[in-house]
RNA sequence: GAUAAUGGCAAAGCUAAUGAAAAUUAGCGACGCAAAGCUACAGGGGCUAAGGAAGUUGCGAAAUGCAAAGUCUAUGCCAGCCAGUUGCCGAA
Numbered sequence: 001g002a003u004a005a006u007g008g009c010a011a012a013g014c015u016a017a018u019g020a021a022a023a024u025u026a027g028c029g030a031c032g033c034a035a036a037g038c039u040a041c042a043g044g045g046g047c048u049a050a051g052g053a054a055g056u057u058g059c060g061a062a063a064u065g066c067a068a069a070g071u072c073u074a075u076g077c078c079a080g081c082c083a084g085u086u087g088c089c090g091a092a
Base pairs, nucleotide, nucleotide: 001089008033009032013028014027015026016025017024018023031080037085038084039083043082044081045078046077047076051073052072053071056068057067058066059065
C1' cells in the first nucleotide's frame, strides 16, 4: 500500500460433533481481510456462569433439608475489538 503478480484466510447462515453455556471443531458457504498468521493469568476490553459464594422467597415441626427466580464470581472462552509478536509480494 497499485484496480500489479503468486497464493492465503473465510463473516452471517445451514448440517454434524463436543460443551451447562459462551464457544470450538469439521463440511457447505463468502460478508469481508495485507497479517482475518501466531499469542487469552502475569496489557486493556468483551462473552458465558457449570461449579462455588452470600442472600431472598416458598414448602416444612425442624434440619446442615427440598424447591423457585435473581445477584456476585473464570478456573471456561473471544485474536474477525484494541494490543503484542513474527512475516509474503511490491508500482510510483

RNAcentral holds the sequence, with entries from MGnify. c-di-GMP-I riboswitch aptamer from uncultured Paenibacillus sp., 92 nucleotides, folded computationally. NCBI's taxonomy places the organism under Bacteria, Bacillati, Bacilli, Paenibacillaceae, Paenibacillus.